[in-house]
RNAcentral holds the sequence, with entries from MGnify. Transfer RNA from a marine sediment metagenome, 72 nucleotides, folded computationally. It matches the Rfam family "tRNA". From the family's description: Transfer RNA (tRNA) molecules are approximately 80 nucleotides in length. Rfam classes the family as a transfer RNA.

Parts: sequence; structure tokens; C1' cells
RNA sequence: GGGCCAGUAGAUCAAUGGUAGAUCGCCUGCUCGGCAUGCAGGAGGCUGCGAGUUCGAAUCUCGCCUGGUCCA
Repeated sequence: GGGCCAGUAGAUCAAUGGUAGAUCGCCUGCUCGGCAUGCAGGAGGCUGCGAGUUCGAAUCUCGCCUGGUCCA
């Protein structure tokens, strides 16, 4: 320098163009003499950045950034 893959909640990951969810973690309440467990509820995302296509983009296209991997 070139090819490919990935970037979404604090963490690990889903979501085949139509309101972005799950598990763990965090907070509150219930349960308990207390803790743990269990149960119920809640907070937390401009989906890496910018532009384009579309009635509508996490998803498709282009550029850039970061990480991984292969080639030279």
C1' cells in the first nucleotide's frame, strides 16, 4: 500500500428497509430477623463519524476513523 471482517446500553451480543431488544451488571420496592436467592418495576442508546439513496436506514451505497486478520 491492497483485500476481507467488525464497531449497537457499563459488559457480551441480537435485530433480513417499518417504534432498537435480550442476558449479566446498576437503581428502587417486595420477600427475609439480616444477607444471599427469588419476584416486580425502573434508569441507561442521536446504532464509530460524515454524506447519499428511500415515504422511511442499525440495515443499502460512498468517504473517513478505530480494531482484528490475510497478502505484498